[in-house]
């Protein structure tokens, strides 16, 4: 600094909830065996299931964003690449795009993204000196975090990528090297065009809803009322329009019911070995079942140890992530 593990334990008495099995006056009793987490917690993110939409497409709207791997999937994990921090071991991560567009950034400055002349510094005219007007300049000076590349050197009336050389960025091309993001080298070109996109865009990819208070069966109860459609049935009638009813659909008042059973725990399950990977993780083998409440189950007593004080209680289940944690131990590295 990374990973992993404990986070009370042992018998005994009464007392809880369930699951088997035996009895039984059907009220319950005997015995067995099991009985909250490493985070159960936040509900951030993704599934299984469930019932509801569903011929394709496409518009709007939402997530994500380097590269390979794992994985059901996840904004999750492992390695790596770029950047950042650290003294390292290691840690982060806002990780397509700023020359497709549009926007934002106080002040001080002349000027803050196609800006810009304060103060200089050439050159011309006027003027004694001071200084005025015109014209070129952006290298020196200031302002500012940050001024549209540095340094030397030619060149110029001053000078400036105006032109060289070396350097830095940028962009093209080539070449070795990695699956790959990229990393190193070399040639060319102009000569230089900063932050913010977790601003709006663009690019690329994926994206149906609703949620166990799903949803299923039973018992038990009540009380209907308005108004809308009505493509189907019947009728009025030989047709046809058009009426009225009824099937079935809807939106409002109003009335009952909240009780029982199912879902309801075998599961992308855990545990030890063994293979193959660099790792996350994947195969094979052999063993183990470990909570199912529903006004919602864990409590006291004693007696030993002892760590004497932790965070903290499942509600359909998994898989991440994130918060919270007194003390303890194991293993590698700086």
């Nucleotide at each position: 600094c990374a990973g992993g593990c404990c986070g009370g334990a042992u018998g005994g008495c009464c007392g809880c909830g369930g699951g088997c099995g035996g009895c039984u006056c059907c009220g319950g009793c005997c015995g067995u065996c099991c009985g909250a987490g490493g985070a159960a917690a936040g509900u951030c993110c993704g599934g299984a299931c469930a019932c509801c939409g569903a011929a394709g497409g496409g518009c709007a709207g939402g997530a994500c964003g380097c590269u390979g791997g794992g994985g059901a999937a996840a904004u999750c994990c492992c390695a790596g690449g770029c950047g950042g921090c650290g003294a390292a071991a290691g840690c982060c991560g806002a990780c397509g795009g700023a020359a497709a567009g549009u926007g934002g950034a106080a002040c001080a400055g002349a000027g803050a993204g196609g800006a810009g002349a304060c103060c200089g510094c050439c050159g011309g005219u006027c003027g004694u000196a001071c200084g005025a007007c015109c014209g070129g300049u952006a290298a020196g000076g200031g302002u500012g975090a940050a001024a549209c590349g540095g340094u030397g050197g030619g060149g110029u009336a001053a000078g400036a990528g105006c032109c060289c050389a070396c350097c830095a960025g940028c962009g093209g091309c080539c070449g070795u090297g990695g699956u790959g993001a990229c990393a190193c080298g070399g040639c060319c070109g102009g000569c230089u065009c900063g932050c913010c996109a977790a601003a709006c865009c663009c690019c690329g990819u994926c994206c149906g809803g609703u949620g166990c208070a799903a949803g299923g069966c039973g018992a038990a109860g009540c009380a209907g009322g308005u108004c809308c459609c009505g493509c189907c049935g019947a009728c009025g009638c030989g047709g046809c329009c058009c009426g009225c009813c009824g099937a079935g659909g809807g939106a409002c008042c109003g009335g009952g019911u909240a009780c029982g059973c199912c879902g309801c725990u075998c599961g992308a399950g855990c545990c030890u070995c063994c293979g193959g990977g660099g790792a996350a993780c994947c195969g094979g083998a052999g063993g183990c079942c470990u909570a199912g409440a529903u006004g919602g189950a864990u409590g006291g007593c004693c007696a030993u140890c002892c760590g004497c004080g932790a965070c903290a209680g499942a509600a359909u289940c998994c898989g991440g992530c994130u918060u919270a944690c007194a003390g303890g131990c194991c293993u590698g590295c700086u």